The RNA shown here (Glycine riboswitch aptamer) has 94 nucleotides and comes from Lysobacterales bacterium 66-474. The sequence was found by an Rfam model in a public genome assembly. The coordinates come from a structure-prediction model, not an experiment, and the mean pLDDT is 75. It matches the Rfam family "Glycine riboswitch aptamer". About the family: This family represents the bacterial glycine riboswitch. Gene Ontology term of the family: glycine biosynthetic process.
Order: sequence, then structure tokens, then C1' cells
RNA sequence: CUCUGGAGAGACCGGACCGUUGCACACGACGGCGACCGGCGCCGAAGGGGCAAGAGGCGCAAGGCCUCCCAAACUCUCAGGCAGAAGGACAGAG
Repeated sequence: CUCUGGAGAGACCGGACCGUUGCACACGACGGCGACCGGCGCCGAAGGGGCAAGAGGCGCAAGGCCUCCCAAACUCUCAGGCAGAAGGACAGAG
């Protein structure tokens, strides 16, 4: 690089917009709209942050303090995501 598998969480609310209709621009009724704007709720598997261990120093010493470094499937939820598609940590094969 190619192929295969690959989870979670709103078909939420308001606006805008669109369609039908009332002679219908406004306005109303009904329906649609998941991609635009706002709101609330939620997820954890792109990426990112935090924590352990480790190293060094201080200290009589401590399970103490400081510095460096700072893993994960843990944690945060900045980013990302919550129909499908896409993406997708990771796993298998070539």
C1' cells in the first nucleotide's frame, strides 16, 4: 500500500428553507427537511490533553516535595462523532 472484519451515542427541539393548499406576495393550515444557524442531550475508536511507571534533584527520613519524561482499550471531551454513506482505534490476510 491492497483486501477483509471493525463499536458507541438524538431519524431530538426551535429557526431558516422546500412542497401542497386557502385566488395567496404577506399570513394561515398541513407535510417535508438528519447537509445551513442556534439550543439541549449524548458517545468515546481519527487526532489531542491528563494520570502510572521510569530518570534526576532536595531531604535524617517518609507513603514527602520539585523537575524531566509522561503508556493504555483508563480518564477529559478541545477536536471529532450520534439514519445511511464516509470515517474509524484495532485485528487478520497479501